[in-house]
Order: sequence, then structure tokens, then C1' cells
RNA sequence: UGAAAAAGCCAAACCUGUCGUGAGACAGGGACGGAAAGUUACGGGUCUGAAACAGACAGCCGGACUGCCA
Repeated sequence: UGAAAAAGCCAAACCUGUCGUGAGACAGGGACGGAAAGUUACGGGUCUGAAACAGACAGCCGGACUGCCA
């Protein structure tokens, strides 16, 4: 740098249960997709909250660290 091949991996929407004011998270089913759809809230962005020096999202964009094959 790339995903042709090989071994694999993750799992959107939706459904069920639980937690949370909520965004959403976890477990099971499921499979739209992914070459880091692994981790990290560092910067931006979006969202929640009456507000906060409070929170959510990394499968929104970027950065950092790590990783299979070639």
C1' cells in the first nucleotide's frame, strides 16, 4: 500500500429481554455492510439533558496505538 487468493473476524436495520430521564449500552436472534466495522473520546462533528466543570456515538470524519494475509 492492497484485498486477487487462503484462514478467519466483526455485525447495520429490525425483533426479544435487561439497564438508563434520555442519546444509547449489554445479552440472544439476524445480516446491510466492513481491509482494521480492533482499541482509544485526543481534535472536529452530531445527538441526549432544564442545566452543568454532566453524558452518548469510534459502523460520522480525522489522529494515535495494535493486528491476519500478500
The RNA shown here (c-di-GMP-I-GGC riboswitch aptamer) has 70 nucleotides and comes from a soil metagenome. Its mean pLDDT, the model's own confidence on a scale to 100, is 84. The RNAcentral record of the sequence draws on MGnify.